[in-house]
Context: one part of a larger RNA
RNA sequence: UGACGGGGGCCCGCACAAGCGGUGGAGCAUGUGGUUUAAUUCGACGCAACGCGAAGAACCUUACCAAGGCUUGACAUCCCUUGACAGGUCCAGAGAUGGAUUUUUCUUUUCGAAGACAAGGAGACAGGUGGUGCAUGGUUGUCGUCAGCUCGUGUCGUGAGAUGUUGGGUUAAGUCCCGCAACGGGCGCAACCCUUGUCUUUAGUUGCCAUCAGUUCGGCUGGGCACUCUAGAGAGACUGCCGGUGACAAACCGGAGGAAGGUGGGGAUGACGUCAAAUCAUCAUGCCCCUUAUGAUUUGGGCUACACACGUGCUACAAUGGUCGGUACAACGGGCAGCGAAGGGGUGACCUGGAGCGAAUCCUAAAAAGCCGAUCCCAGUUCGGAUUGUAGGCUGCAACUCGCCUACAUGAAGUUGGAGUUGCUAGUAAUCGUGAAUCAGAAUGUCGCGGUGAAUGCGUUCCCGGGUCUUGUACA
Numbered sequence: 001u002g003a004c005g006g007g008g009g010c011c012c013g014c015a016c017a018a019g020c021g022g023u024g025g026a027g028c029a030u031g032u033g034g035u036u037u038a039a040u041u042c043g044a045c046g047c048a049a050c051g052c053g054a055a056g057a058a059c060c061u062u063a064c065c066a067a068g069g070c071u072u073g074a075c076a077u078c079c080c081u082u083g084a085c086a087g088g089u090c091c092a093g094a095g096a097u098g099g100a101u102u103u104u105u106c107u108u109u110u111c112g113a114a115g116a117c118a119a120g121g122a123g124a125c126a127g128g129u130g131g132u133g134c135a136u137g138g139u140u141g142u143c144g145u146c147a148g149c150u151c152g153u154g155u156c157g158u159g160a161g162a163u164g165u166u167g168g169g170u171u172a173a174g175u176c177c178c179g180c181a182a183c184g185g186g187c188g189c190a191a192c193c194c195u196u197g198u199c200u201u202u203a204g205u206u207g208c209c210a211u212c213a214g215u216u217c218g219g220c221u222g223g224g225c226a227c228u229c230u231a232g233a234g235a236g237a238c239u240g241c242c243g244g245u246g247a248c249a250a251a252c253c254g255g256a257g258g259a260a261g262g263u264g265g266g267g268a269u270g271a272c273g274u275c276a277a278a279u280c281a282u283c284a285u286g287c288c289c290c291u292u293a294u295g296a297u298u299u300g301g302g303c304u305a306c307a308c309a310c311g312u313g314c315u316a317c318a319a320u321g322g323u324c325g326g327u328a329c330a331a332c333g334g335g336c337a338g339c340g341a342a343g344g345g346g347u348g349a350c351c352u353g354g355a356g357c358g359a360a361u362c363c364u365a366a367a368a369a370g371c372c373g374a375u376c377c378c379a380g381u382u383c384g385g386a387u388u389g390u391a392g393g394c395u396g397c398a399a400c401u402c403g404c405c406u407a408c409a410u411g412a413a414g415u416u417g418g419a420g421u422u423g424c425u426a427g428u429a430a431u432c433g434u435g436a437a438u439c440a441g442a443a444u445g446u447c448g449c450g451g452u453g454a455a456u457g458c459g460u461u462c463c464c465g466g467g468u469c470u471u472g473u474a475c476a
Base pairs, nucleotide, nucleotide: 001476002475003473004472005471007470008469009468010467011466012465013464015460016459019424020423021422022421023420026315027314028313029312030311031310032309033308034306035305042053043052064301065300066299067298068297070295073125077124078123079121080120081119082118083117086103087102088101089100090099091098092097106115107114108113127290128289130288131287132286136284137283138279139278140277141275143273148187149186150185151184152183153182154163155162156161167178168177169176193267194266195265196264198235199234200233201232202231203230204229207225208224212222213221214220238261241255242254243253244252245251317417321376322375323374324373325372326371327370333364334363335362338357339356343352344351345350383414388409389408390407391406392405393404394403430452431451432450433449434448435447436446
C1' cells in the first nucleotide's frame, strides 16, 4: 500500500421489511447430470453452466457410429498429355460408383496458339469441427451503469509511499460548493445520440363528412387538407420564477405556471481492472499431431435412448369459471421460388380458385381477454386434458426409427403443493391476445407489439451484495 475481520461510523440497491404473483407437489415441453448404447458428436458447471452455443437434428445440417467404395484427393496454385464442356436413355448397385449407348462440336485468333471447362498422369502440396483458451489475437460474460481509476508539476517522507482523491455540507454521481501544500489534467459520471410524452409549421393518392353536393349508403364519387395520421424542420424544461431552510454557498423542501419538474419515461452507451473466467467448434493463429487417414465420399443409423435426479417453462386443479350464441375495440411487423382475397367443397385440418399487391393503396388479419344473453350447480364434474385407438390433412425424394395439424372415440395424474426458494415499485406486477427472425415442414423457446390493469413501500434493527472513511492483523 492492499486484502481480510462473526471491528466501528456513514450511505446505497426489490437486499430486507410492506404487498402481489410464482416455483418446490401433478401431467407435459425443453435443457443438463446419470445410466444405457455400435454411436447416443462437441462445448458451457456457484452467482456469471443447465428453453445456453442451437434465430429452429426426418435426409442434408452432422462434427458421432456401422457398412460400402477413394487416395494429388470434395476444395486451391503450378507442370505434361488429350478432349469443348455438358445433357439424355439403359444395365448392375443401398447409393457413392462402374459399364453401355446416343445427341451436340465452345470463345478469341497474327492459324503458331491462347482462354474457359473436363478427363488422365507425376509430384510439390491440399485437407483436419485433431490437441493445447494454461502459447495467442479477436470477441464475450462478470463485479457494475457500481463511482470509481489515474497522471504531470510541486510538497512531505531515508524509503516503500503519501498528498491531490482526506475534511464540513450536498448529489443518482470523485455531482457541485466551502475549506485545505497543493495547483491543474485525463479515462469514467453528466451532456451530446435514438425513442416516447405537448405544441407550431411544411407537405397531402392515409384520414374526414368537419363543411357542400350526389349516392348502389361502402369516404363509394365529385370536392376539400380543417382534424386524425405520416415524416421533415423548429419550439419547449433551464432549479428559469416565488416562498422557506441553509455558511450570504452548493443544494434541499414547498408552490406557481406548464403537456411535461427537478436526470420527465425507456434505450444505446460499460472507466482502470478482477476471475490463467468463456471461446483453437464463428473466424484468425504459434507449436504439436494425422497424411491409402485423425483427410474426403455414399447409404443407413445416432444426436429423439430411459429404473432415475436437477434447472427453466407451458397447461391445470375450476363458478372472478367451463360450454354455446351474438357483438366491440389495437399496435409492432412480414410478403414475388412470396402474401394470397372474394366465391365454391369439406364437421375440420385443408382443398379448389385465382382477384389484388414488390405494398400508408392488396394480403396476412379472426385480435383475445371485454360486453350482452343462455346453460352447467360444486361433483374428480359439461373441471382438467395426459395417454391410447381409428380415420384423415399438409410439407417434403422420403414422416418406421423421428414432424406438425384435424375429426371421432378414450379420458390419466391433478382438489393450491413440505422444508425452502424466486420475480416485481407503475402503465410496473398480473392477465389477454398478436407479429417477426430462423424456416420446405417442425415453438409451451427467443425477440418485439399492443389491450385490460393492481397492491404495498412504516422504515434501515436484521439477511445478501456494493461504495466510502477509520481501526486491528501472526496474510501478500

The part of an RNA shown here (small-subunit ribosomal RNA, 3' major domain) has 476 nucleotides and comes from an uncultured bacterium. Its mean pLDDT, the model's own confidence on a scale to 100, is 85. The full RNA is in RNAcentral, with records from ENA and SILVA.